The part of an RNA shown here (large-subunit ribosomal RNA, domain IV) has 327 nucleotides and comes from a Synergistaceae bacterium.
Rfam family: Bacterial large subunit ribosomal RNA. Rfam links the family to the GO terms ribosome and structural constituent of ribosome.
Model confidence (mean pLDDT): 88 of 100.
Lineage of the source: Bacteria > Thermotogati > Synergistia > Synergistales > Synergistaceae.
Context: one part of a larger RNA
RNA sequence: UCACGGUUAAGGAACUAGGCAAAAUAGCCCCGUAACUUCGGGAGAAGGGGCGCCACAGCGAUGUGGUCGCAGAGAAUUGGUCCAGGCGACUGUUUAACAAAAACACAGGGCUAUGCGAAAUCGAAAGAUGCGGUAUAUGGCCUGACACCUGCCCGGUGCUGGAAGGUUAAGAGGAGAUGUUAGCAGCAAUGCGAAGCAUUGAAUUGAAGCCCCAGUAAACGGCGGCCGUAACUAUAACGGUCCUAAGGUAGCGAAAUUCCUUGUCGGGUAAGUUCCGACCUGCACGAAUGGUGUAACGAUCUGGACGCUGUCUCAACCGUGAGCUCG
Numbered sequence: 001u002c003a004c005g006g007u008u009a010a011g012g013a014a015c016u017a018g019g020c021a022a023a024a025u026a027g028c029c030c031c032g033u034a035a036c037u038u039c040g041g042g043a044g045a046a047g048g049g050g051c052g053c054c055a056c057a058g059c060g061a062u063g064u065g066g067u068c069g070c071a072g073a074g075a076a077u078u079g080g081u082c083c084a085g086g087c088g089a090c091u092g093u094u095u096a097a098c099a100a101a102a103a104c105a106c107a108g109g110g111c112u113a114u115g116c117g118a119a120a121u122c123g124a125a126a127g128a129u130g131c132g133g134u135a136u137a138u139g140g141c142c143u144g145a146c147a148c149c150u151g152c153c154c155g156g157u158g159c160u161g162g163a164a165g166g167u168u169a170a171g172a173g174g175a176g177a178u179g180u181u182a183g184c185a186g187c188a189a190u191g192c193g194a195a196g197c198a199u200u201g202a203a204u205u206g207a208a209g210c211c212c213c214a215g216u217a218a219a220c221g222g223c224g225g226c227c228g229u230a231a232c233u234a235u236a237a238c239g240g241u242c243c244u245a246a247g248g249u250a251g252c253g254a255a256a257u258u259c260c261u262u263g264u265c266g267g268g269u270a271a272g273u274u275c276c277g278a279c280c281u282g283c284a285c286g287a288a289u290g291g292u293g294u295a296a297c298g299a300u301c302u303g304g305a306c307g308c309u310g311u312c313u314c315a316a317c318c319g320u321g322a323g324c325u326c327g
Stems, first nucleotide, its partner, number of pairs: 001322008010313002014311001019308001027051005036041001038145001052067006068072001080306007087298002092104002108143007120129003146293004151223003156220002158216005165211003171205002176200005183192003224242005251285001252282001263279005
């Protein structure tokens, strides 16, 4: 000097990113116990008091009296508590060995497919799972208790339905064209050229799909701009105009979302980029990619308070081990 353990005057979070770590609380009995609440909880809320031994009385529970210590749950084991907010309802699950969470799951909600040799899945098939189940079932997708709710847009993409018209493959069809040559013409070169064979091939016909017509957003998704206007000013209930499929409703809002920003005001502090309550100018919230609340719950995250302390002011001492020397 370091590690581990222990004690500490006065102060008591001044430490620090942060009370990290440590300290503190702790058992049993009695009294007592708030907001809020889904009436179950919250709750061991909080906050107080008692606890040994002896004698006597009593069946006992217990009561009365006495008495010792600094200390009576005499050691050890053994909740710190409260206030407010974010997120997730909850118990659960997860990155075996850097992440336990606000992530996943969840009961509940919705959409969708599937009538049974079901859909879906594995397989080349047989066959199997689904299921020895049958729509109160099974598969897929989304949301995620509960309460109050879930607005507008079907123009694009997707899906479902429709079949009149347009387009459209193979196939069918075979107009025609070309090659070849018996033959004919010609002195010859060569020309013409039936049938057959071969090559090619127009019209016509020809399904789904696409175009087209509808429906559908708890399908993928989307949800405007400019200008003017009220008897102070400011603002604009109101008006005009352009564009759109439709122009963001309720609720919430500097938010796990706010750039400017430490926004502004209020609270808390002597002092507060965090926190809480408001405001709304929402760069760039918003309704099952769910919106807003919410009791209970959480080794969750954030802010505050009491208690408590060597975290600190600021360090000291003690014990054990290492460090050092020899080996």